[in-house]
Context: one part of a larger RNA
Molecule: large-subunit ribosomal RNA, domain III
Organism: Gammaproteobacteria bacterium
RNA sequence: GAGUAACGAUAAUGUGGGUGAAAAACCUACACGCCGAAAGUCCAAGGUUUCCUGCGCAACGCUAUUCGGCGCAGGGUGAGUCGGUCCCUAAGGCGAGGCAGAAAUGCGUAGUCGAUGGAAAACAGGUUAAUAUUCCUGUACUUCGUAACAUUGCGAUGGGGGGACGGAGAAGGCUAGGUCAGCCACCCGAUGGUUGUGGUGGUUUAAGCAUGUAGGGAGAGUUCUUAGGUAAAUCCGGGGACUUAAUCUCGAGAUGCGAUGACGAACAUGGUCCUUUGGGCCAUGGAAGUGACUGGUGCCAUGCUUCCAAGAAAAGCCUCUAAGCUUCAGAUGUUAUGGAACCGUACCCCAAACCGACACAGGUGGACGGGUAGAGAAUACUAAGGCGCAU
Numbered sequence: 001g002a003g004u005a006a007c008g009a010u011a012a013u014g015u016g017g018g019u020g021a022a023a024a025a026c027c028u029a030c031a032c033g034c035c036g037a038a039a040g041u042c043c044a045a046g047g048u049u050u051c052c053u054g055c056g057c058a059a060c061g062c063u064a065u066u067c068g069g070c071g072c073a074g075g076g077u078g079a080g081u082c083g084g085u086c087c088c089u090a091a092g093g094c095g096a097g098g099c100a101g102a103a104a105u106g107c108g109u110a111g112u113c114g115a116u117g118g119a120a121a122a123c124a125g126g127u128u129a130a131u132a133u134u135c136c137u138g139u140a141c142u143u144c145g146u147a148a149c150a151u152u153g154c155g156a157u158g159g160g161g162g163g164a165c166g167g168a169g170a171a172g173g174c175u176a177g178g179u180c181a182g183c184c185a186c187c188c189g190a191u192g193g194u195u196g197u198g199g200u201g202g203u204u205u206a207a208g209c210a211u212g213u214a215g216g217g218a219g220a221g222u223u224c225u226u227a228g229g230u231a232a233a234u235c236c237g238g239g240g241a242c243u244u245a246a247u248c249u250c251g252a253g254a255u256g257c258g259a260u261g262a263c264g265a266a267c268a269u270g271g272u273c274c275u276u277u278g279g280g281c282c283a284u285g286g287a288a289g290u291g292a293c294u295g296g297u298g299c300c301a302u303g304c305u306u307c308c309a310a311g312a313a314a315a316g317c318c319u320c321u322a323a324g325c326u327u328c329a330g331a332u333g334u335u336a337u338g339g340a341a342c343c344g345u346a347c348c349c350c351a352a353a354c355c356g357a358c359a360c361a362g363g364u365g366g367a368c369g370g371g372u373a374g375a376g377a378a379u380a381c382u383a384a385g386g387c388g389c390a391u
Stems, first nucleotide, its partner, number of pairs: 013031006032388004040368004046348002050346001051075006060068002080141002082344003087118002092113003098107003122139005142340011153325002158320004166307004172300003177294005182203006188196001204262002208257003215250004219244008228236002263289001267285008308311001354363002370382004
């Protein structure tokens, strides 16, 4: 320079009460305002204790601070079913032998790793200051072992099937959700009116089991044969004969059970706390819980139609036999009983906690995404919820 610029989005604050040495900023109550395809909720990545409680205010916070993502201390993350590990492979990596090279090393077969993909199974309610599909209550499911019983040709690292897949478009059936009515509970007005076609609030319930619908797909069954599938095959593929209009399979949703349960307001009873005409919290008792319309970008659907650029792999799974075993072992079914280890799980996650030197107007993948008007996820207003952007 100068008590100057600046104090980081112009979404906005005001009043009462509390705490305190001190309050524009903390807590609380009532108003007001802002977002509402977000400035709400839940995940992935990343962060790594920032989460909750008590105590504190030197520094950090662009001011103050009794407050804090700050300091100190204590506490907090509970899984057969969520995700990973385990099983499987993609791009790609490594790579026994091998090839190349003077060597370092490079390439690469068998193999072994590698998810962003494939592959068994859980929902509803309750609960904590802080965790919950993990704890508790209720009701389920999967897989493996053992035992008993019944039936019985079992057996793989091999064969076959399946898994198994593109873009676009259209119509249908449904559901989540929404709206209205009915039903249940309560209300009847400090100012003209408000027992009426009035007002306010609620009307919620899963997985699973049974059933197999709307609809989609394949003709189906018996038998004979067979230079193919590196061997074998009753399996798959090729060929023939006979019978027949059905058969098999996938499949949302609805319905019943689940549920004589749970949830569910005013109110009643009891307890407890406060600022005691009153209010908050906890426990127990406790109502209705139906129908119509609308309706998804969700499900049926990896469906159907159509197009050319012709759209992963492997395992789990089913089936076939080989070696072998066939009084065993093994397989199928039912029942009983036991196991399901380990790692993650707090909290933020369009952000003051991640990436930007900062509590930075920037950047950051996915899911849900209500109402009125509207073609609409535009736009405006708004619900739930969250905020008023640290002077």